[in-house]
Context: one part of a larger RNA
């Protein structure tokens, strides 16, 4: 930009376009039918699992470089304690959220319609015969619906509902605070009539008993105050801070221009 027609929020219908539609073993029907035996089914029902595929993260686990502890070397804090920087996140054990598989869940179904091969029925050409010529059935993991997702640039541009009509209005964007949303862009939630985020506060988890000071002990350490002290990303609660102010656009009651 366009959607022959005012301008807008929502709700949608479905042309058409994708995706998927997979294998395998167990039990049973049955040691039945078929066969001298030896072997040994069809259809039917039930169940299990492989890869696959689309989703989550509550347990299991990984990862977790702005989260706790240990701990080597070494330099700075005037020196002890105690902290801080480098050294692969120094090194090591641990671990929240997100994310995440190896882990959890769901899925292929069922059915119909046309048909392939093929297998009929009725029946002449051709007094028989023949599934074919007229006429008519049954037949596949494939086809066309069914399922799942996308879909009005589907220019055939569809519809239904409510709102506005002179009030720079319905209503939108700018602009800020952010997001489990994201390359930007768009989406979504919020802007004081306010919980968006930060912060506070409270809790949750993780770590694993913190400085300090007291006690034992020559001392290295140990106990005691103390399940202590910290604790991102998670739950809440609380306007303390920023979301202030404000600017734009936007139908003239709508068909020949």
């Nucleotide at each position: 930009c366009g959607c022959a027609a005012g301008g807008a929020a929502a709700u949608u219908u479905g042309a058409g376009c994708g995706a998927a539609c997979u294998c395998a073993c167990c039990u049973u029907c049955a040691g039945u039918a078929c066969g001298a035996g030896a072997g040994g089914a069809c259809c039917g029902a039930g169940g299990u699992g492989a890869a696959c595929a689309u989703g989550c993260c509550a347990a299991u686990g990984g990862u977790g470089u702005a989260c706790c502890a240990a701990u080597u070397g070494u330099u700075u804090c005037g020196c002890c304690a105690g902290a801080a920087g480098c050294a692969a996140c120094g090194u090591u054990g641990g671990g929240u959220a997100g994310c995440u598989a190896a882990g959890c869940a769901u899925g292929g179904a069922c059915u119909g319609g046309a048909u392939a091969a093929a297998c009929g029925c009725u029946g002449a050409a051709a007094g028989c015969a023949u599934c074919u010529a007229a006429g008519u059935g049954u037949g596949a993991a494939g086809c066309c619906a069914a399922u799942c997702g996308c879909g009005a640039g589907a220019u055939u541009a569809g519809a239904u509902u409510u709102c506005c009509c002179a009030a720079u209005u319905a209503g939108g964007a700018c602009c800020g605070u952010g997001g489990a949303a994201g390359a930007c862009c768009a989406c979504c939630a919020c802007g004081u009539u306010g919980a968006u985020a930060g912060g506070a506060u409270g809790g949750a988890u993780g770590u694993g008993u913190a400085a300090g000071c007291g006690c034992a002990g020559u001392a290295a350490u140990g106990c005691g105050u103390u399940u202590a002290g910290c604790u991102g990303a998670c739950c809440a609660u609380u306007a303390c801070u920023a979301a202030u102010a404000g600017u734009c656009c936007g139908a003239u009651u709508g068909u020949u221009u």
The prediction has a mean pLDDT of 88.
Large-subunit ribosomal RNA, domain VI from a Rickettsiales bacterium, 257 nucleotides, folded computationally.
It matches the Rfam family "Bacterial large subunit ribosomal RNA".